[in-house]
RNA sequence: ACCGAGAAAGGCAAACCCGGUGCAAGCCGGGGACGCAAAGUCACGGGACCGUCAGGUCAGCCGGACUGCCGAAA
Numbered sequence: 001a002c003c004g005a006g007a008a009a010g011g012c013a014a015a016c017c018c019g020g021u022g023c024a025a026g027c028c029g030g031g032g033a034c035g036c037a038a039a040g041u042c043a044c045g046g047g048a049c050c051g052u053c054a055g056g057u058c059a060g061c062c063g064g065a066c067u068g069c070c071g072a073a074a
Stems, first nucleotide, its partner, number of pairs: 003071002011036002016031006034060001040066003044063003047058004
């Protein structure tokens, strides 16, 4: 560098519920855990979704970029 253990430490948190916010997709906070080794960040390419058609949303859809914890085996 690559890789990812019935490993350890630590982390995130789907559905659903409550509150807030937004036209909406959605987002934020609390509860809650289906899962996640980038489920950290970025809408760059594809894709999906919303829309008052100006634009917007999704990074837990796939690729890509940047950054990062731990550590056996191969």
c-di-GMP-I-GGC riboswitch aptamer from Actinoplanes solisilvae, 74 nucleotides, folded computationally. The sequence was found by an Rfam model in a public genome assembly. Its Rfam family is "c-di-GMP-I-GGC riboswitch aptamer". Gene Ontology term of the family: cyclic-di-GMP binding. Its mean pLDDT, the model's own confidence on a scale to 100, is 90.